[in-house]
RNA sequence: AUGGAUCUUCGGGGUAAGGUGAAAUUCCUGACCGGCGGUGAUGCUUCUAUCUUGAAUGAGAUGAGGCUCAGCCCGCGACUCGCUAAGUUUGCGAUUGAAGCGAACCUAGCGACUGACUUGGUGCAAUUCCAAGGCCGACGGUAAAGUCCGGAUGGGAGAAGAUCAAG
Repeated sequence: AUGGAUCUUCGGGGUAAGGUGAAAUUCCUGACCGGCGGUGAUGCUUCUAUCUUGAAUGAGAUGAGGCUCAGCCCGCGACUCGCUAAGUUUGCGAUUGAAGCGAACCUAGCGACUGACUUGGUGCAAUUCCAAGGCCGACGGUAAAGUCCGGAUGGGAGAAGAUCAAG
């Protein structure tokens, strides 16, 4: 350094101001926000690498390493639904019990569903850089909600660390 087992911790932000109205952070004008992994020409930095240049400390180019860079490029997660299996509770059934059939909850696996970008610039190369203009955001509640309240002190993509064994 790598993969494995067990455990611990962490793991989402946001309607200023105004209009209408009996009532709206929900409508209208406007404001604000951007989970996780990947990709990546940005930016910063290191080098006992190569080359060029300079009298020289050096400077530049290329290369390699580290950190960093996308809401709308690729994939994932939450919500909802289905199937399969295990468990718990329970209903029908029955003299009793069992088998059998069903329901709810819960766990695991698999599957369905799962939003949104263009133009110009630079350049060998950009949906990623720069500029401009756009667009998107589960479900329940409520005057119609990405931002309020709720399921949720939940779940979670994953991140960091510890211990153990292997090699």
Predicted 3D model of a 167-nucleotide RNA (FMN riboswitch aptamer (RFN element)) from Paenibacillus sp. JCM 10914. It matches the Rfam family "FMN riboswitch aptamer (RFN element)". Rfam links the family to the GO term FMN binding. The sequence is in RNAcentral, with records from Rfam and Ribocentre. RNAcentral records the identical sequence in 2 taxa. Its mean pLDDT, the model's own confidence on a scale to 100, is 78.